[in-house]
FMN riboswitch aptamer (RFN element) from Mesorhizobium neociceri, 145 nucleotides, folded computationally. Its Rfam family is "FMN riboswitch aptamer (RFN element)". Its family is annotated with FMN binding in the Gene Ontology. About the family: The RFN element is a highly conserved domain that is found frequently in the 5'-untranslated regions of prokaryotic mRNAs that encode for flavin mononucleotide (FMN) biosynthesis and transport proteins.
RNA sequence: UAAUGUUCUCAGGGCGGGGUGAAAGUCCCCACCGGCGGUAAGGGUUUCGGCCCAAGCCCGCGAGCGCUUUCCGGCAACGGAAGGGUCAGCAGAUCCGGUGUGAUUCCGGAGCCGACGGUUACAGUCCGGAUGGAAGAGAACGAAA
Numbered sequence: 001u002a003a004u005g006u007u008c009u010c011a012g013g014g015c016g017g018g019g020u021g022a023a024a025g026u027c028c029c030c031a032c033c034g035g036c037g038g039u040a041a042g043g044g045u046u047u048c049g050g051c052c053c054a055a056g057c058c059c060g061c062g063a064g065c066g067c068u069u070u071c072c073g074g075c076a077a078c079g080g081a082a083g084g085g086u087c088a089g090c091a092g093a094u095c096c097g098g099u100g101u102g103a104u105u106c107c108g109g110a111g112c113c114g115a116c117g118g119u120u121a122c123a124g125u126c127c128g129g130a131u132g133g134a135a136g137a138g139a140a141c142g143a144a145a
Base pairs, nucleotide, nucleotide: 001145005141006140007139008138009137010136016030017029018028019027031125032124033114034113035061036060037059038058042053043052044051045050056112057111064090065089066087067084068083069082070081071080072079073078094110095109096108097107098106116128117127118126
C1' cells in the first nucleotide's frame, strides 16, 4: 500500500391557490418533488499531478406488488413461515434547437414519468405495511500478499 473480513452508524423529497361536487391534498386548471452507483465537453479548486460537485426520463441497482421453491395448516379455495434477482412480469419516462471532433449529460425551449393496500371520489405529494427493508455511503478494528 492493501485483497478480504468483523462490528457500528447513516441511508427519500413533495398539494400552496382556484374550480366542480353531498363528498376530492385523489377529478380539472395553476403549482410542488426527484433514492443509490456509473458516465460528464459544465462549475469550483489547484502545489497543474490532480481533487470536489454535476442526469428523475443514458447504463445499471434498490424497496413494493406479482411469480416461484421448501415446510406447516386446510377436503379444497386458500392462508402462514422461511427462502429465490441466473424470474425483470407490473415497470416507468426525452425530444427539438444551439455550440462542438465529441453532448439524450452543457446552454435554450417544449414535453414526459412515478409500486402496493386504504379513502364519502380515481393519489408521485394524504393515511398504512414502515420504529420495517434496502441499493449504497461512512467510521472503527483486524489483515493475506
Notes:
The model forms 97% of the base pairs in the Rfam consensus. The coordinates come from a structure-prediction model, not an experiment, and the mean pLDDT is 79. Lineage of the source: Bacteria > Pseudomonadati > Pseudomonadota > Phyllobacteriaceae > Mesorhizobium. It was read from a public genome assembly, where an Rfam model found it.